This is a predicted structure of a 73-nucleotide RNA (transfer RNA) from a Thermoguttaceae bacterium. It matches the Rfam family "tRNA". It is annotated as a transfer RNA. Rfam's curators write: Transfer RNA (tRNA) molecules are approximately 80 nucleotides in length. The coordinates come from a structure-prediction model, not an experiment, and the mean pLDDT is 82.

[in-house]
RNA sequence: GGCCUGGUAGCUCAAUGGUGAGAGCAGGGGACUCAUAAUCCCUGGGUUAGGGGUUCGAAUCCCUUCCGGGCUA
Numbered sequence: 001g002g003c004c005u006g007g008u009a010g011c012u013c014a015a016u017g018g019u020g021a022g023a024g025c026a027g028g029g030g031a032c033u034c035a036u037a038a039u040c041c042c043u044g045g046g047u048u049a050g051g052g053g054u055u056c057g058a059a060u061c062c063c064u065u066c067c068g069g070g071c072u073a
Stems, first nucleotide, its partner, number of pairs: 001072007010025004018056001027043005049065005
């Protein structure tokens, strides 16, 4: 250099182009307990890597840039 793959919450990952972006863990508050742990309830947190395009509608499709991983010369 060429090709492939990935980038979504603090972390690990979901979400068929469709009407509100979610789950688990973590965080905060509460219940329970003499207390802690465990368990249960409630709850905050998102520029879906950046830009542009297609579409009535984009995390999802197309182009480009950036970053990570892999293959290859």